[in-house]
RNA sequence: UGCUUAUCAAGAGUGGCUAAGGGACUGGCCCGAUGAUGCCCAGCAACCUACAAAAGUAAGGUGCUAAUUCCAGCAAAAUGAUUAACAUUUUGAAAGAUAAGGU
Numbered sequence: 001u002g003c004u005u006a007u008c009a010a011g012a013g014u015g016g017c018u019a020a021g022g023g024a025c026u027g028g029c030c031c032g033a034u035g036a037u038g039c040c041c042a043g044c045a046a047c048c049u050a051c052a053a054a055a056g057u058a059a060g061g062u063g064c065u066a067a068u069u070c071c072a073g074c075a076a077a078a079u080g081a082u083u084a085a086c087a088u089u090u091u092g093a094a095a096g097a098u099a100a101g102g103u
Stems, first nucleotide, its partner, number of pairs: 003101006013041001015040003021031003025073004042065003046062003049058003069095001074092007
């Protein structure tokens, strides 16, 4: 780097330092000098881990701390409308993120 499985509608600072972009990508729509983003501290508790019959507790290892993975991106079904187109809802994929396993 790629693979497998599981999960993704909850949770988390008016702190310090920086300095201009950022929210994976595309299209939207948003956040940002009332300092976004990043780092540190702090916090949360998703997975592993420890204790436990279990519910849970802890915070050791990763992780996470705007908006449902911010929404959609391909397909199917239903409803509305109704020649179609279009809109809404649901479901399954694709893509992405995280954890564990393993090469």